[in-house]
RNA sequence: GUUCAGAUUGAAUGCUGACGGCGUGGAUGAGGCAUGCAAGUCGCACGAAGCCUUCGGGCUUAGUGGCGGAAGGGUUAGUAAUACAUGAAUAACUUACCUUUAACUCUGGAAUAACAGCUGGAAACGGCUGCUAAUACCGGAUGCGGUGGAAAGAAGGCAUCUUUUUUCCAUCAAAGCUGGGGACCUUCGGGCCUAGCGGUUAAAGAGAGGUUCAUGGGAUAUCAGCUAGUUGGUAGGGUAAAGGCUUACCAAGGCUAAGACGUCUAGGCGGAUUGAGAGAUUGACCGCCAACAUUGGGACUGAGACACUGCCCAAACUCCUACGGGAGGCUGCAGUCGAGAAUCAUUCGCAAUGGGCGAAAGCCUGACGAUGCGACGCCGUGUGAACGAAGAAGGCCUUCGGGUUGUAAAGUUCUUUCGCUUGGGAACAAGAGAAGUCUGUGAAUAACAGGCAGAUUUGAUGGUACCAGGUAAAGAAGCACCGGCUAACUCCGUGCCAGCAGCUGCGGUAAUACGGGGGGUGCAAGCAUUAAUCGGAUUUAUUGGGCGUAAAGGGCGCGUAGGCGGCUGAAUAAGUCGAAUGUGAAAUUCUGGAGCUUAACUCCAGCACGGCAUUUGAAACUAUUUAGCUAGAGGAUAGGCGGAGAAAACGGAAUUCCACGUGUAGCGGUGAAAUGCGUAGAUAUCUGGAAGAACACCGGUGGCGAAGGCGGUUUUCUAGCUUAUCCCUGACGCUGAGGCGCGAAAGCAAGGGUAGCAAACAGGAUUAGAUACCCUGGUAGUCCUUGCCGUAAACGAUGUAUACUUGAUGUAAUCUGGCUCAACCCUGAUUGUAUCGUAGCUAACGCGAUAAGUAUACCGCCUGAGGAGUACACUCGCAAGGAUGAAACUCAAAAGAAUUGACGGGGACCCGCACAAGCAGUGGAGCAUGUGGUUUAAUUCGAUGCAACGCGAAGAACCUUACCCAGGCUUGACAUGCUAAGGACAGAACCAGAGAUGGUUCCUUCCGCAAGGACCUUAGUACAGGUGCUGCAUGGCUGUCGUCAGCUCGUGCCGUGAGGUGUUUGGUUAAGUCCAGCAACGAGCGCAACCCUUAUCAUUAGUUGCCAACAUUUAAGGUGGGAACUCUAAUGAGACUGCCUGGGUUAACCAGGAGGAAGGUGAGGAUGACGUCAAGUCCGCAUGGCCCUUAUGUCUGGGGCUACACACGUGCUACAAUGGCCGGUACAGAAGGCGGCAAAGCCGAAAGGUGGAGCAAAUCCAGAAAAGCCGGCCCCAGUUCAGAUUGCAGUCUGCAAUUCGGCUGCAUGAAGUUGGAAUUGCUAGUAAUGGCGUGUCAGCAACAACGCCGUGAAUACGUUCCCGGGUCUUGUACACACCGCCCGUCACAUCAUGGGAGUUGGUUUUGCCCUAAGUCGCCGACUUAACCGCAAGGGAAGAGGCGCCUAAGGUAAGGCCGAUGACUGGGAUGAAGUCGUAACAAGGUAGCCCUACCGGAAGGUGGGGCUG
Repeated sequence: GUUCAGAUUGAAUGCUGACGGCGUGGAUGAGGCAUGCAAGUCGCACGAAGCCUUCGGGCUUAGUGGCGGAAGGGUUAGUAAUACAUGAAUAACUUACCUUUAACUCUGGAAUAACAGCUGGAAACGGCUGCUAAUACCGGAUGCGGUGGAAAGAAGGCAUCUUUUUUCCAUCAAAGCUGGGGACCUUCGGGCCUAGCGGUUAAAGAGAGGUUCAUGGGAUAUCAGCUAGUUGGUAGGGUAAAGGCUUACCAAGGCUAAGACGUCUAGGCGGAUUGAGAGAUUGACCGCCAACAUUGGGACUGAGACACUGCCCAAACUCCUACGGGAGGCUGCAGUCGAGAAUCAUUCGCAAUGGGCGAAAGCCUGACGAUGCGACGCCGUGUGAACGAAGAAGGCCUUCGGGUUGUAAAGUUCUUUCGCUUGGGAACAAGAGAAGUCUGUGAAUAACAGGCAGAUUUGAUGGUACCAGGUAAAGAAGCACCGGCUAACUCCGUGCCAGCAGCUGCGGUAAUACGGGGGGUGCAAGCAUUAAUCGGAUUUAUUGGGCGUAAAGGGCGCGUAGGCGGCUGAAUAAGUCGAAUGUGAAAUUCUGGAGCUUAACUCCAGCACGGCAUUUGAAACUAUUUAGCUAGAGGAUAGGCGGAGAAAACGGAAUUCCACGUGUAGCGGUGAAAUGCGUAGAUAUCUGGAAGAACACCGGUGGCGAAGGCGGUUUUCUAGCUUAUCCCUGACGCUGAGGCGCGAAAGCAAGGGUAGCAAACAGGAUUAGAUACCCUGGUAGUCCUUGCCGUAAACGAUGUAUACUUGAUGUAAUCUGGCUCAACCCUGAUUGUAUCGUAGCUAACGCGAUAAGUAUACCGCCUGAGGAGUACACUCGCAAGGAUGAAACUCAAAAGAAUUGACGGGGACCCGCACAAGCAGUGGAGCAUGUGGUUUAAUUCGAUGCAACGCGAAGAACCUUACCCAGGCUUGACAUGCUAAGGACAGAACCAGAGAUGGUUCCUUCCGCAAGGACCUUAGUACAGGUGCUGCAUGGCUGUCGUCAGCUCGUGCCGUGAGGUGUUUGGUUAAGUCCAGCAACGAGCGCAACCCUUAUCAUUAGUUGCCAACAUUUAAGGUGGGAACUCUAAUGAGACUGCCUGGGUUAACCAGGAGGAAGGUGAGGAUGACGUCAAGUCCGCAUGGCCCUUAUGUCUGGGGCUACACACGUGCUACAAUGGCCGGUACAGAAGGCGGCAAAGCCGAAAGGUGGAGCAAAUCCAGAAAAGCCGGCCCCAGUUCAGAUUGCAGUCUGCAAUUCGGCUGCAUGAAGUUGGAAUUGCUAGUAAUGGCGUGUCAGCAACAACGCCGUGAAUACGUUCCCGGGUCUUGUACACACCGCCCGUCACAUCAUGGGAGUUGGUUUUGCCCUAAGUCGCCGACUUAACCGCAAGGGAAGAGGCGCCUAAGGUAAGGCCGAUGACUGGGAUGAAGUCGUAACAAGGUAGCCCUACCGGAAGGUGGGGCUG
């Protein structure tokens, strides 16, 4: 960094679905809409028409008129401010209906709709003539009062001003209707009076609205400049009202880094979700405000609109049409189509609440009240309860015993919520209101109004809620999950397939991860998934993070804005703190109550609403002003220091070149060479000269500078640091976004210069190649002047400044003190610099007064890895390039420090027949044997580097045998059980057959009284059987590192931890063997020892072994005897560094010596730590799982395992004279023998045959040991070497010798003359050499394997190197551990993206053209009832015309954004592709950074820098 567990939703999807309550439901196309409804009402304003009439009148309504259609209802397109929230202002305003107060309500006039007649049009809708009314319209009067002007005061304030008093002048109103009625009048209508309603004027209130100000709440700087009515003024106009709101003129302003302008996104808020909170996200339902009403523009009416169901115009769309013309606007309620993952009824009612009109009854009301649909959400209830073990059956698992499902079921008893059914049955109703009574008004007993009481009457939901009876456990459970996170495990199927998956990952034949079953877990009328938000995430950190190495300190300084700032007083009160007041709507949240059976839900009360504003108080701190101070800072005076900077002059050494001389054949260079130079005289050497660059020694974790950086000497100029004095100023300071300057090397431009070095380039080498490393040359460049560039691992990978916090040691500069004449030396202080280190800090490493400690101030920077410091845009640069700086997409990592291993063409030490020194071989030949390969019907299978290959196999002719061919059997060749039938089975003979086998004949049961049993055969059933597969499911056994010296544990200690210590270190050893030391002390498995054999001796014992002395003898320890010796086989002894000398630490131990048979583990064997190699073995045995079951089992005959162009391993025999052959002759050990070893004797040339004494063995046998020794022959040759091969003849074993045995004889007589590269064994009784035995076995492939004895060497200086191993240390990007990891091009596929001639769409700006409707202005020759006038006419109004503005449209030019585009650039990801091997170890040329050049590619080289 990623992911999960929690909560939530206007959700959707999958599976499932009993009931009720309360909520909630078009989030997408502000897309289009059929149909119905959603705003009317008033006859108590008016005339008229029609109908009815009890003739009193009543009812209905088109029209005129009034009020209302600006509310209610819907939606969120636009709008980042003309909006919203909070708080103010209005001294700059308006207000119909309502309330209160005051006054008035007088008098005239002219029309017009309806209506009637005529008439146009398809329709919508009109036209003309005539009649009529009003609360419609108009004139006049009056003026409590209003308004305007003038004058005179008063009070207040905020500049303009506000309020108010008085006087004068001018000007401004109105409408009636209804009910009742005593007197009077009357045209009989009424007047008049009275009550109510209405009207007019004015003031006030309430509520509502307009306007203004402040503050607040999105993204983006890869949008940095914007603005001409723009900013202000004057004047006119306009508005209810301030105002550039508008027009003319004048001035040139206004906004902006505290983000203007632009772009993108978005209705705002109360609140909602989440969270411990701070916050983050959000704005459904409910409420407040705004905006909109098909799109755009406009005004009219009105108190109020620029008006959702009003008007005009333009545009798009739809509809009607008689083609002439018209009509429409669901973002009201239902409903429909479309799009979409997705969101309901074309329902009932005005009964309640509320609204409009009305005097009222009442009418209207898709507001609202209800119902319906949807598990969409929240809440509640149920699907039964108690008992019930034979722990039933069934299922599943099983170690076959059982376990589990599971008290679960069945069964017994009980209950009936909900549902169903029957019956009863509310509340929400307040009002209205006849007759009556009281009070008020009034002239009134009338009418009206109010109070009391009240017949009657009003319910959509609904016969609903609720209650009761009946009914029967009866009708009511699913979904997801079960490897870990995360509660819950087994079987089967599948076999990297099918599939799962939030992360990690699972699946390749034993899957708790896939699919199914059983079981379990969780939630439950729901469950799970998907999407989304918050949380966890302290992972943007205010609370509450970081920057040495993990991402992150700017390359360095100066300095602007800003932020922060020493000590002591005084004043103020902006911040700060206290108190009070106003506001912060209601709802929500919280607390306490109450009502629905509970809850959800609702109601009541309270707290709270963290905020803003006003008034008032305090004065510590901050701030401001003021007065001072000196500790910060700066200055002065006197010294000191330095590769600090700039300029000029001078110097010597070296290199190269040139010239003369001497001199001769090489020089140079390398790992080795070559290119190159040289007989035209080089290199070497001497003298002289020229040129450029750099300054040896001193020189140093030493000095100076802000950093980059600075080094010969002298001079001049400039700056800095530091010491002393404590003299002066008096906070003048710190940091520092932008900005400015400096800034290695490389590079660029121009002009010089060029000795050496040296990218590029050339040549020579190396190499598989070598565009490199190495060599020879060599150009830019390196140097100077001037101007650019502006980057580095520009690093202490550590920003600057200040303060504080134990120490030790060096060093540089200066000063001080002591001693001294002085120096040296010693002591102290300041400023630098360096090493170690306490506390503290740190993930660790480490840092540690020069902090990475403790604090403060300010700046810069970071937020997973890659893509990428890339693209686009902008800016700087001559260019190279620099600065700023993304996204799509991909991954679950990337990274740091430390640990343990492993590894290194890293280091140190040590060991081993590891090398070396030697001896003998292998590799060459022939043969034997094993393997590979090939062949085959089969050549059975396994073993494959060391650690397979004379291995399994201690012995394949049949058998073995597993393989192939052919013929048979199927409960089977073999075991056990059960059932049924039978009585034998075996044996003998004959026949068929290759045999297995089949057939026939003969013979044929036992025990028991019986039942029955034993045994056998046949049939059937469970099962047998398998050398079939898996050694990568296993046990056991074995090999190997390695007989190497290692591997661990307990306690303690150290470390956050992995882990370390011990086990390291110094000696020593064969050894982690021992000693010493040590935060270790002990212990275990290994080592050693104990065991066996062998070498010496002793004791015991004395046959079958032995024979010294004695006797005997056929001369053989044969016999008598002997017990000494050899020997046998049991017990002991002995060797332990015990003794001496020297060394060593008074140690361990080592060297030498004595004695001893043996001397330093005497020699050999057995004995193999923790572990490694998925090492080997399922074909030794055992065993899980899978597979076959008239066959992959089993029996038989034959064949094969023995093949043969070839290759390899292991051996034997040789190549000869240290030999071969012939003759004679000497000396062993160990082991074996009864289906055995077999003697003597005889036969054969031999193998062998015959024979059978003796021997179950220290007795007998095989049995002769051979090399050796003595004598003879051969004479260096393919031989008297060597013996292969082949022929013939025999012999033995065995049913059988052809495939395919051994041995013998005769004959034949091949290769081979010591073996290339390479390679093996061995350090003493060893190598080498000689023979002998045994196991297996009928025989034999044996030259093998395992043992035995004889003869019997050479060499080791030593540890540099090869191989293997051990210990310590170091580096690491490895951990499957170097047979590791890993980089880049190229090729192929997929994906996203940049550029791109262009094409296309959206949005926006500017200029111009055209200009609808309309306001305003001007004109108005035409028209006109009210007023004036007798009239003419006037006044006024209007049609119409013109003008300004202007929507839509047209045109031209831009800005921004998107889609697409031939081609093209890089990027990412992919199966085991191609080329190399750049990096990680000294990675084989140390690596990396910046820069330049070059190269298929990683990369190479040059210059400077860093150590990571």